[in-house]
Molecule: SAM riboswitch aptamer (S box leader)
Organism: Planctomycetota bacterium
RNA sequence: CUCUUAUCAAGAGUGCCUGAGGGACGGGCCCGUUGAAGGCACAGCAACCCAUUGGCGUGCGCGCUUUUUUGCCACGCUGAAAACGGUGCUAAUUCCCUCCCGCUUGCCUCUGGACCUCUUCCGGCCGCAAUCCUGGGGAUAGAUAAGCU
Numbered sequence: 001c002u003c004u005u006a007u008c009a010a011g012a013g014u015g016c017c018u019g020a021g022g023g024a025c026g027g028g029c030c031c032g033u034u035g036a037a038g039g040c041a042c043a044g045c046a047a048c049c050c051a052u053u054g055g056c057g058u059g060c061g062c063g064c065u066u067u068u069u070u071g072c073c074a075c076g077c078u079g080a081a082a083a084c085g086g087u088g089c090u091a092a093u094u095c096c097c098u099c100c101c102g103c104u105u106g107c108c109u110c111u112g113g114a115c116c117u118c119u120u121c122c123g124g125c126c127g128c129a130a131u132c133c134u135g136g137g138g139a140u141a142g143a144u145a146a147g148c149u
Stems, first nucleotide, its partner, number of pairs: 003147006013042005021031003026097003043090003048086002052080008061072003094141001098139004102132001104130004110124005
């Protein structure tokens, strides 16, 4: 720098130095001299890796055994805890957006049926728009971790 997998609506900030930008990119909308970004110090959040541990399952596995069983080990799933270490994070859902599919609702054209004086009512296909406010499914982009190269 690629690639793979998992997660991304939860959570957690103060002080000092410094001084104008920042929220990835474009647009929007925000944050910022009541101090941005960056650096340093201390603190915290979280539970990806490492390490610990409970439950369940799997195994022509290993040991004991005549067998059943049982112990150990490995792997998978699901919990707990956060005391050491490696990262990460500590405004706003990844701050919001784009595309495809789907649900629901509304509208238009066409069309079927009922009634019929006008009309009204009940359905169907295509199309368009909106919504999905405990978050529909997927793709893309990004971030972080672990692994690979």